[in-house]
Annotation:
This is a predicted structure of a 90-nucleotide RNA (TPP riboswitch aptamer (THI element)) from Deferribacteraceae bacterium UBA6799. The sequence was found by an Rfam model in a public genome assembly. Its mean pLDDT, the model's own confidence on a scale to 100, is 78. The organism belongs to Deferribacteraceae, within Bacteria. Rfam family: TPP riboswitch aptamer (THI element). Its family is annotated with thiamine pyrophosphate binding in the Gene Ontology. Rfam's curators write: Vitamin B(1) in its active form thiamin pyrophosphate (TPP) is an essential coenzyme that is synthesised by coupling of pyrimidine and thiazole moieties in bacteria.

RNA sequence: AAAUUACCGUGGGGGUGCCCCAGAGGCUGAGAGAGUCCCCUAAGACCUGAUUCGGGUAAUGCCGGCGUAGGGAACGGUUUCUGGUUGCAU
Numbered sequence: 001a002a003a004u005u006a007c008c009g010u011g012g013g014g015g016u017g018c019c020c021c022a023g024a025g026g027c028u029g030a031g032a033g034a035g036u037c038c039c040c041u042a043a044g045a046c047c048u049g050a051u052u053c054g055g056g057u058a059a060u061g062c063c064g065g066c067g068u069a070g071g072g073a074a075c076g077g078u079u080u081c082u083g084g085u086u087g088c089a090u
Base pairs, nucleotide, nucleotide: 006078007077008076009075010074011040012039013038014037017027018026019025046071047070048069052065053064054063055062
C1' cells in the first nucleotide's frame, strides 16, 4: 500500500401496518410500543421516491419492480483471511 470473516464491550440508529364499532382475536413479518426484535459504512436495519407501477388478498408494503438508486447510526478489543519490511534457518 492492498485486503477480510466472526465475536465481545460500550455507545448509537430504526419500525409499529391491515381486518374488527371497540376490545379480544385474525393476516404478513425478525419485530406490528414489541421482544435487545433488527441494524451501525452498506448491494442485507430504516427513510425518500410513493396519494408510485404490476400482481394478489377479507384487507394491508402482502409479493415483486423501483434498487448495484439517493440518504442513512461507530469506536475499541479479540479473531479469520491477505500483503509489505526486517532477522534467523534451510